This is a predicted structure of a 94-nucleotide RNA (c-di-GMP-I riboswitch aptamer) from Paenibacillus prosopidis. The RNAcentral record of the sequence draws on Rfam. Model confidence (mean pLDDT): 85 of 100. Its Rfam family is "c-di-GMP-I riboswitch aptamer". About the family: GEMM was predicted in a large-scale screen for bacterial structured RNA regulatory elements.

[in-house]
RNA sequence: GUACGACAAUAGCAAACCCACUGAAAAGUGGCGACGCAAUGCUACAGGGGCUAAUGCGGAUCUACCAAUACCGCGAUGCCAGCCAGCUACCGAA
Numbered sequence: 001g002u003a004c005g006a007c008a009a010u011a012g013c014a015a016a017c018c019c020a021c022u023g024a025a026a027a028g029u030g031g032c033g034a035c036g037c038a039a040u041g042c043u044a045c046a047g048g049g050g051c052u053a054a055u056g057c058g059g060a061u062c063u064a065c066c067a068a069u070a071c072c073g074c075g076a077u078g079c080c081a082g083c084c085a086g087c088u089a090c091c092g093a094a
Stems, first nucleotide, its partner, number of pairs: 004092002012037002018031005035082001041087003047084002049080003056074004
């Protein structure tokens, strides 16, 4: 230095629930709270994967015809790093 990760040391983060706010939603931020985490630090068009579907496009709907803010499908320009990945980093038993 690289890999690795202990019933070591020092610190750190904080899932779900609930509350408030933002948002169409996914989700985010703050509070509360700890399920967990050796990268649960950072990175989200230009790696993979996942979530949502507002705008938009298409379809369908009263048995005369049209047709919507309600229904169905497509669809990211919106998100997720606590799915994998990439980058960076603390400690040091075996």